[in-house]
Order: sequence, then structure tokens, then C1' cells
RNA sequence: AAGGUUCUUCAAGCAAUCGCUUUGAUGCAUGACAUCAAAGAGGAAAGUCCGAGCUCCACAGGGCAUGACGCCGGGUAACACCCGGGAGCCGUAAGGCUACAGAAAGUGCAGCAGAAAGUAUACCGCCUCCGAAAGGAGGUAAGGGUGAAAAGGUGAGGUAAGAGCUCACCGGAUUCACAGUAAUGUGAACCGCAUGGUAAACCUCGUCAGGAGCAAGGCCAAGAAGCGUGUGGAUGGUCCGUCCAAGCCACGCGGGUAGGCUGCUGGAAACCGCCGGAGACGGCGGUUCUAGAUAGAUGAUUGCAUAAACAGAACUCGGCUUAUGAAGAGCCUUCUUU
Repeated sequence: AAGGUUCUUCAAGCAAUCGCUUUGAUGCAUGACAUCAAAGAGGAAAGUCCGAGCUCCACAGGGCAUGACGCCGGGUAACACCCGGGAGCCGUAAGGCUACAGAAAGUGCAGCAGAAAGUAUACCGCCUCCGAAAGGAGGUAAGGGUGAAAAGGUGAGGUAAGAGCUCACCGGAUUCACAGUAAUGUGAACCGCAUGGUAAACCUCGUCAGGAGCAAGGCCAAGAAGCGUGUGGAUGGUCCGUCCAAGCCACGCGGGUAGGCUGCUGGAAACCGCCGGAGACGGCGGUUCUAGAUAGAUGAUUGCAUAAACAGAACUCGGCUUAUGAAGAGCCUUCUUU
């Protein structure tokens, strides 16, 4: 200097004038009024993908089915999230990825090609015998072909030719020991040993799970026109149990009203310091109060500075994913110079 990789921060601000929304104070003209003060869209507010707080069903239990998750240990209110570790794969490396339990319980799938696609097979080839030859009989699975995949791999011996047939090493199964909380790892003994792949196919095993959602729900106001069916109804399905119920309730058709208040922002909150922890995070102490709209508020001008991108809260919070501008730091590789 170039390239790669991991992590972090900001995403604008200050002053003045006018304008908008909320809250508070004051005033009187009681008004959607006036004055003053304070505050006023994000790192993702996006996606609506997970988890919860909260509300209702509702007093709410058990089973089946269904759905989700799936290496080990920890964190958290909880999670499919985060941290640390293990295994496998990718990368020279720093690092990255993982739908990571089970294929000897069963079923299914892998087109075509190929002799044969799973305890499967002999097309070419190799070897032996018969035959003048063509060809026939037997043996073989090392070599070749087909295919994504063809009876562990390399080497040597052996054989008619070959084959774990035998041996050495690697790999695999079983047993034991050691290290570790564990997933796993290492070592030793021993056995010729592998019945392939796929479960993000059905399935088996283990764990977890009631449902619906702020348009939840509560209060006030307004309004009218009822009719029909029913031993039904109770927030995913089904069974048992429990409870309500002969007009409650449920369902269907039809008609009328449809405004306001609340929920609605002080919370598993944010920031700073110390301590503990490898880390996620936890404990203690201190400081601060930072939008609550309801067709939906934060804009315009000037000056300094210059910032251009992706892009606007609608009950709240913890995550993940996606979009995007700028700046910084650590580590790895290559080249050059000293």
C1' cells in the first nucleotide's frame, strides 16, 4: 500500500422569527382564546417472523389429535433469541455456515443410464477346461464402462486369475481406562468388520404448548321492528368431566343508532459509577422522566456548520430478519521499503 474478515459509533446540531400538537401555570373576553415555560418519530419506527406483559372467554381439569423445538452447558420474564463449548463442512488464514436426536422398528423415494440401486449384479474384461474355428462350461469382482451414488481406502504378499483371502497402516464396531458438569476427546485391548443415501419424506423418541387479541376490554350517550329455528351453549378440532340454561343463550333473516371518555404511557425503563463473571448477564449505589395523535401533530426562512442514504410512532417491551449513508478499531493474507 492492496485485499479479506470481525466488531463498534453516529445518522445530525446550535441561535433567531413565524407556524403545529400535548402538558403545566397565569389571565378573563369562558373561547378549538391570549401569554409564558417544557417536551415533541427510528436504528431500523419497516417485516408482522418469534417470545412475553396486559385484557377477555372462565371456576377451568384430564386425554387424544395437532403444532413447534431437537449437540452440550449457561443467561433471560420468556423465546425458534443471546453467550460459551463440542462435532461436521468451507476457507492459506483471520473467520464463516449448520432444520446438529434416531436409518439394525416399519413404510416410501432416488427419473434416465447401467448387468445390477441394497445383504443387489456379471455388460466388457481376466483365468481354467472342451473345441480346427465359431462357440460352450466353470471361476472372478482387482481393471473398464453407466451413473449423483456400484459390496471401506493405500501398499505388499498370495492366487489359475482375483477378492480382507492374509498382513501393515488408516477407517469402523465392541470393551476398558483417563480428562471434562456434559456434548465429546485421547489411549489401550480386541474383532476382518461397513445391512449404502435420504427423516427440510411419512414415521419413532424426548421436551413444550388453551384460545382470541388494544379494531382486546370497560364506562356514558343515542336508537329502534321485529320474525324464524333449537336441549342447546361455554374462544382452534374431538372425547370425558365441570358449569350455565325452556327463553337465558346460540344460529339465521330483517330494521334502527353509531358520538364521547377511558384503556394510552413510570417501566421486566434509560444513563453513569463500583463489584462479580471468560461472556451473555447479575448485584449495589446514584441521576433522569424523554410523543400520546384519532383522516391522524414536529414544518418554513435566515446565519454558523454542512449530512447526501434507508426512511414516519398508533398498547408496550425483549429479539430476529430485511433496506441503507458515513466514520473508527482489532485480526489475517500478499507486496514493497527500512
Model confidence (mean pLDDT): 77 of 100. This is a predicted structure of a 338-nucleotide RNA (Bacterial RNase P class A) from Sphaerochaeta sp. The RNAcentral record of the sequence draws on ENA. Taxonomically the source falls in Sphaerochaeta (Bacteria, Spirochaetia, Spirochaetales, Sphaerochaetaceae).